[in-house]
A computed fold for a 352-nucleotide part of an RNA from a metagenome, annotated as small-subunit ribosomal RNA, central domain. The coordinates come from a structure-prediction model, not an experiment, and the mean pLDDT is 90. It matches the Rfam family "Bacterial small subunit ribosomal RNA". RNAcentral holds the full RNA, with entries from SILVA.

Context: one part of a larger RNA
RNA sequence: UUGGGUGUAAAGGGUGCGUAGGCGGCUCGUUAAGUCGGAUGUGAAAUCCUGCAGCUCAACUGCAGAACUGCAUACGAUACUGACGGGCUAGAGUCUCCAAGAGGAAGAUGGAAUUCUCGGUGUAAGGGUGAAAUCUGCAGAGAUCGAGAAGAACAUCAACGGCGAAGGCAAUCUUCUGGGGGAAGACUGACGCUGAGAGCACGACAGCCAGGGGAGCGAACGGGAUUAGAUACCCCGGUAGUCCUGGCCGUAAACGAUGAGGACUAAGUGUUGGAUGGCCUUGAGCUGUUCAGCGCCGCCGCUAACGCAUUAAGUCCUCCACCUGGGGAGUACGGUCGCAAGGCUGAAACUC
Numbered sequence: 001u002u003g004g005g006u007g008u009a010a011a012g013g014g015u016g017c018g019u020a021g022g023c024g025g026c027u028c029g030u031u032a033a034g035u036c037g038g039a040u041g042u043g044a045a046a047u048c049c050u051g052c053a054g055c056u057c058a059a060c061u062g063c064a065g066a067a068c069u070g071c072a073u074a075c076g077a078u079a080c081u082g083a084c085g086g087g088c089u090a091g092a093g094u095c096u097c098c099a100a101g102a103g104g105a106a107g108a109u110g111g112a113a114u115u116c117u118c119g120g121u122g123u124a125a126g127g128g129u130g131a132a133a134u135c136u137g138c139a140g141a142g143a144u145c146g147a148g149a150a151g152a153a154c155a156u157c158a159a160c161g162g163c164g165a166a167g168g169c170a171a172u173c174u175u176c177u178g179g180g181g182g183a184a185g186a187c188u189g190a191c192g193c194u195g196a197g198a199g200c201a202c203g204a205c206a207g208c209c210a211g212g213g214g215a216g217c218g219a220a221c222g223g224g225a226u227u228a229g230a231u232a233c234c235c236c237g238g239u240a241g242u243c244c245u246g247g248c249c250g251u252a253a254a255c256g257a258u259g260a261g262g263a264c265u266a267a268g269u270g271u272u273g274g275a276u277g278g279c280c281u282u283g284a285g286c287u288g289u290u291c292a293g294c295g296c297c298g299c300c301g302c303u304a305a306c307g308c309a310u311u312a313a314g315u316c317c318u319c320c321a322c323c324u325g326g327g328g329a330g331u332a333c334g335g336u337c338g339c340a341a342g343g344c345u346g347a348a349a350c351u352c
Base pairs, nucleotide, nucleotide: 003324004323005322006321007306008305012320014202015201016200017199019197021194022193023192025088026087027086028085029084030083031082033081034080035077036076037075039073040072041071042070049065050064051063052062053061054060091191092188093187094186095185096184097182098181103177104176105175106174107173108172109171110154114150115149116148117147118146119145120144121143125136126135162169163168207248208247209246210245211244212243216242217241221237222236223235224234259319260318261317262316263315264314268296269295270294271293272292273291274290275289276288277287278286279285301308302307325352326351327350334345335344336343337342
């Protein structure tokens, strides 16, 4: 609790859906709740304020006035807000057509590589490092050729690219399915924006439960080195895990460290997806306009500076969240959620 703020100083919720609430386009009428006007009543006294007066002054006290910014009633005003009714189409949405996409789910398929198994050739090394050793190999390794098995990931294309609310999404094909963009019209007629508490859903990695799977990699662990030591960095192995199905967890530098929506405010350049013109040398061409996205650069303006700059951190409006010196501490206690790990909420003493 006013105010001032939240890219990097403290501060944007991880993301969405959405309840209450807050806010809400153009226009006509009605109403008169908010709002405004004067009126009437009331608003005790004291106090405060002004003037005058009494104690020698003052404090104090007395008298008068003003004030008491309020409430109630009836009357009046009707621009704005509200309520009610009618209309509109610029917001929002629906339909038709077009094209893009690693958006999501399920199923099927493929090649390269790796490891293992079997067989052929073949002989003494291989592997690894700064150098080595542990390790593998004459019981035939490594190399090479052929066959087979398994699991995981999809080189090139690839982008400064695309899609998604975020997390995130990448071999190919099929099925199911969400969202967004463009172009004209037609239609609905404000149906909109935001969104607390509570709610619901999603949410990388790691971790947990049950059942599968296990090639490679690899916490823990064992060994070899290094070293003064080496509970490490390097090397040889290697369990959980990494993968699949179902169920939990709910965190993150969940970052653009930048909440959502709307309006307005110089240019330039590249690129992605549409639409639409012009030009010819018809090319997957050149060049213009426009809508939607993604980048770079750069005025005005902003900023403590760095920087931001039509994808704003500029100029404004609406709604939500959050901050208020450092440590103590995201701790304790309580509550709540969780199988657990722990999550959410979240202090104080003390101290500088």